Background
Predicted 3D model of a 1565-nucleotide part of an RNA (large-subunit ribosomal RNA, half A) from Planctomicrobium sp. The source organism's lineage runs through Bacteria, Planctomycetota, Planctomycetia, Planctomycetales and Planctomicrobium.
[in-house]
Context: one part of a larger RNA
RNA sequence: GGCACAUGGGGGAUGUCUUGGCGUUGGUAGGCGAUGAAAGGCGUGGAAGGCUGCGAAAAGCCUGGGGGAGCUGUCAAACAAGCGUUGAUCCCGGGAUACCUGAAUUAACCCGAAAGGGUGGCGAACGUGGGGAACUGAAACAUCUAAGUACCCACAGGAAAAGAAAGAAAACUCGACUCCCUGAGUAGUGGCGAGCGAAAAGGGACUAGCCCAAACCGCAUGCUAAGGCAUGCGGGGUUGUGGGACCGACAAUAUGUAUUGUGAAUUGCUAGAAGAAUCCGCUGGAACACGGAACGAAACAGGGUGAGAGUCCCGUAUUUGAAAGCAUGAAGCAGCUAGUCGGCACCCGAGUAGGACCGGUCACGUGAAACCCGGUCUGAAUCUACGAGGCCCAUCUCGUAAGGCUAAAUACUAACCAACGACCGAUAGUAAAAAGUAGCGCGAGCGAAAGAUGAAAAGAACCCCUUCUAGGGGAGGGAAAGAACCUGAAACCAUGUGCCUACAAGCUGUCGGAGCACUGUACUCUUCGGAGUCGUGUGACGGCGUGCCUUUUGCAUAAUGAUCCGGCGAGUUAUUGUUAUUGGCUGGUUAAGAUCUUACGGAUCGGAGCCUAAGGGAAACCGAGUCUGAAUAGGGCGAUUUUGUCAAUAGCGAUAGACGCGAACCCUGGUGAACUACCCAUGGACAGGUUGAAGCGCGGGUAAGACUGCGUGGAGGACCGAACCCACUUAUGUUGAAAAAUGAGGGGAUGAUCUGUGGGGAGGAGUAAAAGUCUCAUCAAACCAGGAGAUAGCUCGUUCUCUCCGAAAUAGCUUUAGGGCUAGCCUCAAGUAACUACUCAUCGGGGGUAGAGAGACUGAUUUCGGCUGGGGCCCCUCCCGGGGUACCCACUGUGACCAAACUCCGAAUACCGAUGAGCUUAUCUUGGGAGUCAGUCCGCGGGGGAUAAGCUCCGCGGUCGAGAGGGAAACAACCCAGACCACCUGCUAAGGUCCCAAAGUUCUACUGAGUCAGAAAGGAUGUUUGAGUGCUAUGACAGUCGGGAUGUUGGCUUAGAAGCAGCCAUCAUUUAAAAAGUGCGUAAUAGCUUACCGAUCGAGCAUUCAUGCACCGAUAAUGAACGGGAGUAAGUAGAACACCGAAGCAGUGGAUUCGCAGUAUUUAUAUUGCGUAUGGUAGGAGAGCGUUCUAGUACAGCAAGUGGUACCGCAAGGAGCCAUGUCGGGUACUAGAAGUGAUUAUGCCGGAAUGAGUAACGAUAAGGCAGGUGAGAAUCCUGCCCACCGUAAGCCUAAGGUUUCCUGGGGAAGGUAAAUCCGCCCAGGGUUAGCCGGUCCCUUAGUCGAGCCCGAAGGGGGUAGACGAUGGAUAGCAGGUUAAUAUUCCUGCGCCGCAGUAUGGGGGACGUUGUUAUGAAGAUGAUCGGACUGUUAGAUUAGUCCGUGCCGCAAGGCCGAGUCCCUGAUGAUGAAGUCAUUGAAUUAACAACCGAGAAAAGCCCAUACACUAAACGCGACCGUACUAAAACUGACACAGGUAGGCGAGGCGAGUAGCCUAAGGUGCUC
Repeated sequence: GGCACAUGGGGGAUGUCUUGGCGUUGGUAGGCGAUGAAAGGCGUGGAAGGCUGCGAAAAGCCUGGGGGAGCUGUCAAACAAGCGUUGAUCCCGGGAUACCUGAAUUAACCCGAAAGGGUGGCGAACGUGGGGAACUGAAACAUCUAAGUACCCACAGGAAAAGAAAGAAAACUCGACUCCCUGAGUAGUGGCGAGCGAAAAGGGACUAGCCCAAACCGCAUGCUAAGGCAUGCGGGGUUGUGGGACCGACAAUAUGUAUUGUGAAUUGCUAGAAGAAUCCGCUGGAACACGGAACGAAACAGGGUGAGAGUCCCGUAUUUGAAAGCAUGAAGCAGCUAGUCGGCACCCGAGUAGGACCGGUCACGUGAAACCCGGUCUGAAUCUACGAGGCCCAUCUCGUAAGGCUAAAUACUAACCAACGACCGAUAGUAAAAAGUAGCGCGAGCGAAAGAUGAAAAGAACCCCUUCUAGGGGAGGGAAAGAACCUGAAACCAUGUGCCUACAAGCUGUCGGAGCACUGUACUCUUCGGAGUCGUGUGACGGCGUGCCUUUUGCAUAAUGAUCCGGCGAGUUAUUGUUAUUGGCUGGUUAAGAUCUUACGGAUCGGAGCCUAAGGGAAACCGAGUCUGAAUAGGGCGAUUUUGUCAAUAGCGAUAGACGCGAACCCUGGUGAACUACCCAUGGACAGGUUGAAGCGCGGGUAAGACUGCGUGGAGGACCGAACCCACUUAUGUUGAAAAAUGAGGGGAUGAUCUGUGGGGAGGAGUAAAAGUCUCAUCAAACCAGGAGAUAGCUCGUUCUCUCCGAAAUAGCUUUAGGGCUAGCCUCAAGUAACUACUCAUCGGGGGUAGAGAGACUGAUUUCGGCUGGGGCCCCUCCCGGGGUACCCACUGUGACCAAACUCCGAAUACCGAUGAGCUUAUCUUGGGAGUCAGUCCGCGGGGGAUAAGCUCCGCGGUCGAGAGGGAAACAACCCAGACCACCUGCUAAGGUCCCAAAGUUCUACUGAGUCAGAAAGGAUGUUUGAGUGCUAUGACAGUCGGGAUGUUGGCUUAGAAGCAGCCAUCAUUUAAAAAGUGCGUAAUAGCUUACCGAUCGAGCAUUCAUGCACCGAUAAUGAACGGGAGUAAGUAGAACACCGAAGCAGUGGAUUCGCAGUAUUUAUAUUGCGUAUGGUAGGAGAGCGUUCUAGUACAGCAAGUGGUACCGCAAGGAGCCAUGUCGGGUACUAGAAGUGAUUAUGCCGGAAUGAGUAACGAUAAGGCAGGUGAGAAUCCUGCCCACCGUAAGCCUAAGGUUUCCUGGGGAAGGUAAAUCCGCCCAGGGUUAGCCGGUCCCUUAGUCGAGCCCGAAGGGGGUAGACGAUGGAUAGCAGGUUAAUAUUCCUGCGCCGCAGUAUGGGGGACGUUGUUAUGAAGAUGAUCGGACUGUUAGAUUAGUCCGUGCCGCAAGGCCGAGUCCCUGAUGAUGAAGUCAUUGAAUUAACAACCGAGAAAAGCCCAUACACUAAACGCGACCGUACUAAAACUGACACAGGUAGGCGAGGCGAGUAGCCUAAGGUGCUC
C1' cells in the first nucleotide's frame, strides 16, 4: 500500500411528521378616498430589537352588549411594577383620538346669484373605447398569418357592453338584447397557399318594456319692415294590420308600475349559550393498546390529551341567542301609466339618406360585394313617401333611419366565511422561518438559503484538567435524545484485526487455485468438550482479457461527455380524427339545460342534433339503379352479399410550447450622460530659465521715402524643463498589488491647454477634429422587464426486466443533397386458398454480351511492291508538250494489326414459358405501427483516374454494419463457423502438431541462402533436372616447352609512319605453322605478346535453350520484415497414416416460441408427448417487476427507514432473520389513477475529494535592545538607538462616508499568521455661533410653469412667476480651556441688523499678456538674554544649543528659554523681548494686443408718500465629532484614482534633484 470485517468521525440522503402552500366548490362582498384613501415614515411598552396593535388621548380611551377567573399580544423565559367577582384580560356593535408624508389641497378646474356642491388618487381580474407590434407560420418571402394578440393610454361598473327592428327570412313565417348547445369545421373566404371561418332555422337559460322631437293650443321674454318672427316654458303626442295633430261622433274612471323615496313584519349577518354516554385489570415513563364488563348515539365529522379514545378535553348532531349596526323588504302613500269610428292631408328626427373617390369593419384579402362605419367633395324625399331582402332592375315580401333610457340570464375574484381534494410534504409546495428579507445593481430591476431535543427543560447541580475561556472527563437526570440536538445512507477521512505485498509490469476484472485465518439462515456424527462436509475472508501462482456513453462505414482509440457521492431531472394533458380490442343496444346515442339527491359522488328527464338505413351524376334529376350515350348497346360506379352506433382502453396522426435543455435575433414599454464623447454657464491651475517679433527712440541714409546700425520693447497654437495632462518604447505583471497597473525612459506643458461645480440632449437615437469611436468594466445598435416555453430541417440527453420477429444506408421527386414525401426492405392483425411463390430436372423460346472476325459493313492502322489516276515540286520548253521525283492522296497485289458507341458470326450464365419432382404458405390481398435515404471492405465484370490510392462511380455475390466463437502473433470487412442455458463428455472445420502452446511420425527430393521469415528491372562459371549443337584416343579443352618467318620499312601521307596516328589495298612466298598483323610499346625503329603450328599430357571439352531452389540488386529517421526462443529441419516440394483444434456437430439435463396429437376443465387456459425454433442495432409485437396515491377486502403487533445476511425467483425483484430505530404508522390481494424507475444532457442543487500541507500572506523605507502588562508578547505600552518621507508619506479644507471621534471593558468572528492590540465587539460620553458656511438676499446655464398655444390619448412648447451657485452681496479678533468642541464655550475689547415703500438715474460691472510700485507673514543675519561644553589657578574670549513674542490708546497685563519645590490632572519663580536684508499674496497704476471679454440684487443720488421710535431689548433655523486614505471610489485594511489652500533650511535659476527642520512614519507575518 491492497482486499475484507469491526468501530468511529464527517455529511445530511432516507423514513415519519406538518404550523405552510396549491387547486376547487358554495355563499358574502364587489370597492376605499378632500369627514384625507391605498402605501409609507417616525413614534408608542418598565426594558434594546423584529413582528403585531395603536397614534403625542399612542399593545390604548368612552359607551352598549357578550363572557366569568384570571390578566398585563408574540419571538421569549425571567425580573420589576400593577389590574381583577364593585366583573379585569378577552370577543362583538357604536363613538373619541388619530403625529409627518402621500390625490396632498391655504391649490387648480367645473357648476352655482351668493351660500354652497362636484372632480382629482388607489385597487387583483373581468368591461368598453383610442392607438397598436414583432418573433413566428407559409418549410425562402412581399399579399396573408401570428393578431386586433402582447403592450401603451383613457374611462366605467358590480358587472360592463348590447337592446325594443328602416330586423331575420321566404313558412300557412318569426318577433328587443345577451349567454349556452347545435347547425359546422358546413356555406364561404384564401399568393384558392399556409390558413381563416360564419349565419339563419332548431333545443335551452332569462324574460320587460318605455320616454322624447314634430304637427296643434297656450303663456312669458326679446326683436319687428307691425305681417309676424325667435327663444324658453306648459299642454298635446310617440307608431308600420301606418301613427299622430285638427274637425265631427262615441265610450270609460279601469289597469299596471323593472327603475326613486319612505317602510311594518320576517329572515339572515356582525359576539355567544345549552349539548348524551366508562370503569376495572395488565404491560409500560405514560394507556388512548390488550383482556373483561357496561353505556350514549338526531352526536362513530375532526382535533387534542405522556401510544389506535363515541362515553377525558375542545367539539360534532340538534336546539337556542342581540342593547347596537347592517342586509332583506309586503301593503299603503308620493311619482308615473290607457281608448273606438269617420273626415281632412298639417306632422312624422337634413348637410341627414344616397352618390363619387379613398379607407376601415363585417368569416368575406375588391371580388359581381350587398349591409355597417369613417375622411374629402356633393346631395334628396315626408306616406301616392323612404329603407332592406348579398352587384343591378321589376314584381312581391319585410321594416320605418338620421333622438334617448332599460333589470335578468353572461364575465371575473384582490378580500371575507364555510367546506372539500386518487394535490405537495421541506431540492416538493409560493417565500412553512425577521421573504420580496439578506445580498447585487447608478437605476429600471434581479433575488436566495434556512423546518423537527424531549411526554415534560427535568436544558446537565457538584467535582477534575484548562486562561474565573473554548473544549473534554466524571456525576446527576431521563425510556432514549445534549442544544452543531428524531432517524442518520453515500462520497470522503481515520483506528483496530485477518490475509497478501519489497526481481516486479499494462482497463485492475474473470476463470482456476496452493497456503493462512475464521465459523453459520444448511447438514452428519458426538464421549456434548468437540470433529467433519458445506461455507466465509484473503489470494502466491497460472489461462483469457485494450473502460463506459455518444456518434459513426468503422472507436481501446490520440473523436465527444463525465472529479466522486446523494437528491432533482425529459413522449404529458385537452380537443379531434383514424385503426384495433372489449362492453352495451340492434338502429345507436344524447348536447346544453331541467328536476331530484343519504353529506355533491350521482340518478332521472331532455331526441334539438349527429352517425347509419341508397346509390349514381358537375348538376337538374332519377333511383336498386344511375351516369355516359342517338341507343333498350357497351362500359364506369353501385345493388344483388344488412353491421351499425355509443362508450372505455390501447397504437398513431392533427391543433395546441407537445419528449427535455440550448441560440444569435426581431418587436413593445421603460431605466441610464455618477463612466465616457460633445455642448452651455460659472470658477480655478500652469516652478524656473531661454529667445527677442511688431511698435518706439537716437544715429546713418534719401529730394522725400525706402533702407540700415544701435538701443528700447516684450510678441509667440516660440524653445528647455517641474507641477498638471498624455500614453511612444521596453521589462515586470498575466490564478496580478491592479478586470489595464508598476519600474525605467518618452511626448505636450500660454494653449485647438488642463481641471472643479452645476446643467443639456439617448437607443436606429445621441455624441463624434471620424477610430464604427464613446453612450456606467456592455456597443456594426446599451441596459431592464415583457411578447416568450419566439424559432432551431442543428448538437446533446432521454431513467426497470424478460420473450418472439427483425431492417436500411436503394429508386423517383424535391431552392434538394447531413431534411422530407411516395415506393422498396421490417413487424403485428385479419383473410384467400390457387400446383401462388421458390428450388431442381427436362423441353421450348428470343437475344447479340464474353470470345472471335476482317474478301461482311463502318472506321482505324501499317510492311513490301505495282504502276494506273490526280495534285505538288524540279528540269527542258515560244507554244504544243515532255522528262524526273527517297513529296502527298487515291487505286491495286501481298503480308501484318485494331474497335464501348464495327459485326459475316457467336457462347456460358441470366430471363420467359411448359411439363415433372421437391418444398409446404415461404407467395398474394387488406388494414395498424415503423425505422431506413452518410454505408464499408473483399472477390468478379466494368466506367473515371495514371489498367495510382485504405480513391471514386455502377453491376453480380459475400462479410461487417446488426455477429459472438476458432484461425490469420495482435487485426470491423479475409478463412472456418452463425452463440437459448448448463456440463472437469465425444467427433470435426479452417488452421496446426520442437518449446512458449493442445497435438507427429515415416518416405522421396530440393535448398546451404538462416533462403525460409518483404521487393523489381537487371546481373551472375551458385546449384538441380531436362533438351539441343559442335570438338574429341587419327588425342579434344586447359596448362607447360618450342616455333611464330620472307617479299617488306606494302603503297599513300608524313619531319618520321618500319604489322600497330590516318587513308587505300590486304597480295604473294617459305612452311608443321605464322595476320601486309590481337594487344603492350618506340620520336620512328627496337622489344614483349596473341592468332596459328609442333611437342608434352591423357578424357571428356566448348556452347545454346528450358526448368526447380538459391545469390546480388537491398539506403531513413527510438529497436523491430518467422509472434519469440530456437531450428539445417522444426525450411521448401511431393506422399502416407495419425492426432490436436470452435459457442460447428453429437451426448446428458433444463428453459421458452410455434405446430401437431392427447388429457383436464368454465369461453380460455393448464398439462403430457413428439417435432421445430431460440445472434441481433434501428424498429414492430408480447409478457412481467417495482414506486406514489385511491377504493374495497383481509391481516400482524411493534411498523417504516437504515446496516448486514450462506434463502427464493429466468430477470426486473422478493422473503425470513440479526443489529439499529422506539410509537410514528405499515403490509398483502383485487381493481383504479399517475409529477412512476437515471451513470452520462460542458445538466441543476448540496456535500466531499484531488491538486497540497503546495503557491501565496499585497511595494526590498528596517529594524534592534531594555523595561512594563499579561495565562501567553518579534508584533500592545514606555524609553533609548537605528532607518524612511519632508511641494510630503507634514498641516488645513470641499465632496463623499456617517459615529469610524474620546474613555472604560472584551477576546468568539473580522485583521491574509499571533495579538494583552485595532477603523473589530460591548457600554458610556462627545459636535454649543447675530458677525465661519448655508437659509430668511441676488441672479447664470438650466429646470418647473397659472393663464395660453399645439397634439389620437399619455403628452409637448411656453408668458407672468418661482426655483437654481460653480459667481455677486454680507457684521469678529486675540488669548485661555476639554479625554473628546471651539472665530461656536470662557475672558477681554469690538461690530451688524431689527430701522420703510414706489419710480428714475448712477453704480455694481468684469478679457489676456506684460511692466512698475507696494511690502504683511515667513526666512536669514545681527543685537540682546540664558544654559552647556572645553581650556584655565580663576576670569574673559571662543564654540554649541534655546529664546529674542503677544494684547492694549495708555497704565499695564499675559506669554516666555529655563530654574526650583518634587508629581500638584501643572505649584512657585522667571532674563531679553531690538534692528537690518530678502520677500509671496494683496492692492493700485500704466502699457500692449485681438478672439473685444456674465446677470441681478445689496449700495448711492433724485423725486413722491409714510414714519418720528433710536433707548431698553431682541437676534431664529441648519451644518460644526472624526476622516484627505485602512474611514471616499475601486468586491478587500487593494502598489490605482480623488478639486483647492499653506508648504521651512543648505547647495541651486527653480515647487527640479540630494540631504535635513517642524511634523509624521518603519508600510500587520
It matches the Rfam family "Bacterial large subunit ribosomal RNA". Gene Ontology terms of the family: ribosome and structural constituent of ribosome.